[in-house]
Parts: sequence; structure tokens; C1' cells
RNA sequence: AUGGGAGUAUAACAGUGGCAGUUUACUUCAUUUGGGAUGAAGAGGUCGCAGGUUCGAAUCCUGCCUCCCAUA
Repeated sequence: AUGGGAGUAUAACAGUGGCAGUUUACUUCAUUUGGGAUGAAGAGGUCGCAGGUUCGAAUCCUGCCUCCCAUA
């Protein structure tokens, strides 16, 4: 340099055009002498960035950024 893949909550991931979710971690409460485990509730997201298409975009299109792989 070219081609391909990935980027979503603290972390690991789902979500192939119509309310952004699961597990874990965190906070509070119940249970316990205490801790752990268990149960309930809560908080936490400009879906990598910027445009475009659409009534509507995490999803489709374009450019850019970061990481990984291959080739040179």
C1' cells in the first nucleotide's frame, strides 16, 4: 500500500429497518451473628466518528479513525 474481519453498558456478547437487550460487575434492600450464596429493586449507552438513503437506521450506502488477519 491492497484485500478481509471487528468496534454496542465496567467486562464478555446478542440484536440483519420499527421501544437498545442478556450475563457479569456496581449500588440499595430482604435473608444471615457476620461473610458468602440466593431473591427483589436501581443506576449505568450520544450503538467508534461524520455524512447520506428512508416515514423510521445499531442495522442499508459513503468517507474517516482504532484494532486484528492475509498478501506485497
Molecule: transfer RNA
Organism: Bacteroidia bacterium